[in-house]
RNA sequence: AGUCCUGUAGCUCAACGGUAGAGCAGUUGUCCUACAAGCAAAGGGUUGCAGAUUCGAUUCCUGCCAGGAUUA
Numbered sequence: 001a002g003u004c005c006u007g008u009a010g011c012u013c014a015a016c017g018g019u020a021g022a023g024c025a026g027u028u029g030u031c032c033u034a035c036a037a038g039c040a041a042a043g044g045g046u047u048g049c050a051g052a053u054u055c056g057a058u059u060c061c062u063g064c065c066a067g068g069a070u071u072a
Stems, first nucleotide, its partner, number of pairs: 001071007010024004018055001027041004048064004
């Protein structure tokens, strides 16, 4: 330098173009003498950045940034 993959909640990951979810963690409640486990509830997101297409983009397209793999 070329090619390819990945980027979404604190962490690990989902999500046929139609209001972004799950598990774990944390918080609150319940249970218990107490802790843990269990059960219940609520919260937490400019979907890496900037544009394009579209009535509508996490999704499609372009560029850039970061990480990884590979070739030279």
This is a predicted structure of a 72-nucleotide RNA (transfer RNA) from Nostoc sp. It matches the Rfam family "tRNA". It is annotated as a transfer RNA. Gene Ontology term of the family: triplet codon-amino acid adaptor activity. The RNAcentral record of the sequence draws on ENA. Its mean pLDDT, the model's own confidence on a scale to 100, is 81.